[in-house]
RNA sequence: CGGGCGCGACGGACGAUCGCCGGCGACCUCGAUAUCCCUCGGCCGAAAGGUCCGGGGCGAUCGAGCCUCGCGGGAGGAAAGUCCGAGCUCCACAGAGUACGAUGCCGGGUAACGCCCGGUGGCGGAGACGCCAAGGAGAGUGCAACAGAGAAGAGACCGCCCGCGCGCACGUAAGUGCCCGUAGGUAAGGGUGAAACGGCGGGGUAAGAGCCCACCGCGAGCACGGCAACGCGCUCGGCAUGGCAGACCCCAUCGGGAGCAAGGCCGCAUAGGCGGGCAUUCGUGUGGCGCGAGCCUCACGAUAAGGGUGACUCGCCCGAGCCCGUGGGUAGGCUGCUCGAGCCGGCCGGCAACGGUCGGCCUAGAAGAAUGAUCGUCACCCGGGUCGGGGCGACCUGACUCGGGAACAGAACUCGGCUUACGUCGAACCCGAACC
RNA sequence: GAAGCAGAUAGCUCAUCCUGGUAGAGCAUUUGGUGAGAGACCAGAGGGUAGGGGGUUCAAAUCCUCCUCCGUUUCA
Repeated sequence: CGGGCGCGACGGACGAUCGCCGGCGACCUCGAUAUCCCUCGGCCGAAAGGUCCGGGGCGAUCGAGCCUCGCGGGAGGAAAGUCCGAGCUCCACAGAGUACGAUGCCGGGUAACGCCCGGUGGCGGAGACGCCAAGGAGAGUGCAACAGAGAAGAGACCGCCCGCGCGCACGUAAGUGCCCGUAGGUAAGGGUGAAACGGCGGGGUAAGAGCCCACCGCGAGCACGGCAACGCGCUCGGCAUGGCAGACCCCAUCGGGAGCAAGGCCGCAUAGGCGGGCAUUCGUGUGGCGCGAGCCUCACGAUAAGGGUGACUCGCCCGAGCCCGUGGGUAGGCUGCUCGAGCCGGCCGGCAACGGUCGGCCUAGAAGAAUGAUCGUCACCCGGGUCGGGGCGACCUGACUCGGGAACAGAACUCGGCUUACGUCGAACCCGAACC
Repeated sequence: GAAGCAGAUAGCUCAUCCUGGUAGAGCAUUUGGUGAGAGACCAGAGGGUAGGGGGUUCAAAUCCUCCUCCGUUUCA
């Protein structure tokens, strides 16, 4: 100097002019008045005055509102995607089972998480470092195209070895070699494939084979280190163990549902419309009426159409009205609404995520939806030019000047994360293809 | 604003996806034949990295995940 790698910081500043949103205050207008003050009239009282009655106020107070003025405030690191986790609110409190969904090495952090930190193992990279849904395939079911002899407890195409038969050659003969056919043995070699039923070496054998042995792999046991995942060592087993669970599945853990259009208050409209369907009866007690059978009111219990528990079943709960279709009306105001697992700084604990403590701060709340526009100066980045400075050199750097650039993007109940989009800068670490 | 659902494959319209194994059909385009020529008909041919990225797997249009875009439903 270039490339890489994982982190951190920032997301222009100042001034002028013109605007936007909401807050507070002043002015103005309107309204209220049980209270207070001033004032008028009445009533009471001799008077002072009055827990009395009525009216007014261009008084106080309270409430509402337009204009104007003043003061101070006004987007983000992602406000985004709405992918996870919560707060909050409601649902006749959410109990059990099944289904469904999610997660899946270990330890820690956290309100919680599928997030974060630290570690273990595996894979990738030359390295800094990165990636991993990383439990179970010795529970079951299933899948593996094409090629290949054979694709899961398989397989003999070529090859190797051996037996038999026929033939040929050599040989006096015994026999040896070769070709062809055939019955076997063999998983060492070739070949196919992503994958061929442990690997490699030695022994062994007719040829071979964990058949035997050493090392490696795999499995089991024991000891040591570690909270653990796991690591390391020793002994044994002769291979019984292939891949896919982001195929079904098994195991463990977690999950009630809905979402601020949740929910609350007020106002307006509709006036309980029309059509169809289902359904309530019983017992006890009390009171009333009745000559009486009985009828009525209330309470308790049972029963009941239907409904709720937003997948289903049981269970639980509601229940005198309910369900379906059709028709009509409202998309107004206030609230929820921003002080919160809040932000900033110091110190302490911790490798870290984070926690504790002290001090300080208040920081948008809209509903056609504000936070902007123009100009100037400065700062930043890129390219060109001029004049210098440093270095052996590649190169580095200062001043002036001309031209250009300045991204992604806009809160909508609120937080913690993840993911995605995007412009610059900084220091550390790793590497050296090209230049010196 | 919130909560779901479905989809993206040749120029156009759709298969294949569930249960992974050489991406196919119709129309359109184009070449040849027949015909004087056009249409129709007959016989061929070309055209695709399955919206984009990453992962699982021997192997991905298909399974998982993250983005982009299109359509659609419900909620005061």
Notes
Predicted 3D model of RNase P RNA and transfer RNA as a complex of 512 nucleotides. Rfam match: Bacterial RNase P class A. By type it is a ribozyme. The coordinates come from a structure-prediction model, not an experiment, and the mean pLDDT is 76.